[in-house]
């Protein structure tokens, strides 16, 4: 210098002017003054929780979810640190990563054979035929998984011995699994060479371990007003509903469908596992302590328009009960690093 | 705001314990007819909404994403 890697941050600012919503103050009403007023994702609704109701939040089965190890957190499918595997020259990145040695299912097509197999080949035996008497050919039986071919996958790989031909049948090396020892809290590592050679698939059923009641602020509470019923289905406590599925238990009592009629306001509502700064402990996530701060709350739904300057104002996108994460979208701009690789100079 | 469902040919839909995708209507060509319709025969047309993953193999299983669509207050 170039190309990367990792981490973090911003994503308009200031002034003027017109306007909108909420709080407070003031006013006889109109109004006036003042303060505050979207996001890093407010989104998807994928997890977890608060809160509220379902009498209690109950038991069993079924169902659902999670899945290397340790830690963090209120909790999580989140975060941090590590292990193994895969990718990259590297910094580093990714990882739904328990069990296939409990059982079941599936493996199309191709191929002789798909979880065990004899099509070709190799060897051998009986019989038959030929013959140059060395042997050769054919039908059939048996042995054989070394070689051929098919496939994603064919009975660990390769070499030597061995054999009629072969074969972990035996041996050396390598690979995998299990046992034992070693280090580690653990995943796992290293060793031993003691045993074994076993297909893949669990984002198929399943097994193991752990977790799990349902419904969501249209939850729900209070006050008040209005209104009109009609038709169908099931049932009469062995029924129906609360309570996603079944059984038990428990509470209540008619339940349900279609068409039609009627309807306001207040609370819930925003101070919270909250935010900022500094320190302590910890590799880190995070914890603890001290100080400071108050930061939208509507209900047809505010947060906007214009002008000037900053080179330019242009991305994704708009709160609706709240909070912690994850995922997805995002023009452009910036910072940090005893980071990596290549080239050059010293 | 909350909670469900569905995306397969031009249209309406099948196909689901994973093995390479069909039907009806429509469209094209030919036949039949004096001609048209109907009828008969043949044919074309699909990245199974999109992107990744699992698997030997995905329309199907898993994750993300996009679009469409349905339901949900209280009273009587």
């Nucleotide at each position: 210098u170039a190309a990367g890697g990792a981490u973090g941050c911003c994503g308009g600012a200031u002034g003027g002017u017109c306007g909108c919503a909420g709080g407070c103050g003031u006013u006889u009403u109109c109004g006036c003054g003042u303060c505050u007023g979207a996001g890093g994702a407010a989104a998807g609704u994928c997890c977890g929780g608060g809160c509220a109701c379902c009498g209690c939040a109950g038991g069993g089965c079924a169902g659902a979810g999670u899945g290397c190890c340790g830690g963090g957190c209120a909790g999580c499918u989140c975060c941090c640190g590590g292990u193994g595997a895969a990718g990259g020259c590297g910094a580093c990145u990714u990882u739904a990563a328990g069990g296939a040695a409990a059982g079941u299912g599936c493996a199309a097509c191709a191929g002789a054979g798909a979880u065990a197999u004899a099509c070709c080949g190799c060897g051998u035996c009986u019989c038959u035929c030929c013959u140059u008497u060395g042997g050769g050919a054919g039908c059939g039986g048996c042995g054989u998984a070394a070689g051929g071919g098919u496939g994603g996958a064919a009975a660990g790989g390769c070499g030597a011995g061995g054999u009629a031909a072969g074969a972990g049948c035996u041996c050396a090396c390598c690979a995998g699994c299990g046992g034992c020892a070693u280090g580690g809290c653990a995943a796992c590592u290293u060793g031993u060479c003691c045993g074994c050679u076993c297909u893949g698939u669990a984002a198929a059923c399943c097994c193991c371990a752990c977790u799990u009641g349902g419904u969501g602020c249209a939850a729900g509470a209070u006050u008040g007003a209005u209104a009109a019923g009609a038709g169908g289905g099931c049932a009469u406590a062995u029924g129906c509903g609360g309570c996603g599925g079944c059984c038990c238990g428990u509470c209540g009592c008619g339940c349900u469908c279609u068409c039609g009629g009627g309807u306001a306001a207040u609370c819930g509502c925003u101070c919270g596992a909250g935010c900022c700064u500094g320190a302590u402990g910890g590799c880190a996530a995070c914890u603890u302590c001290a100080g400071g701060c108050c930061u939208a709350g509507a209900u047809a739904g505010a947060u906007g328009g214009c002008c000037a300057u900053c080179u330019a104002a242009g991305a994704c996108a708009g709160a609706a009960c709240c909070c912690g994460g994850c995922u997805u979208a995002u023009a452009g701009a910036c910072a940090u690093c005893a980071c990596u690789u290549a080239c050059a100079a010293u | 705001c909350c909670g469900g469902g569905u995306g397969u040919a031009g249209c309406u839909c099948a196909g689901a314990u994973g093995g390479u995708a069909g039907a009806g209507c429509g469209c094209g060509u030919g036949g039949u007819u004096u001609g048209g319709g109907a009828c008969c025969a043949c044919g074309a047309g699909g990245c199974c909404g999109c992107u990744g993953g699992u698997u030997c193999g995905a329309a199907a299983c898993c994750a993300g994403u996009c679009a469409c669509u349905c339901g949900g207050a209280c009273c009587a």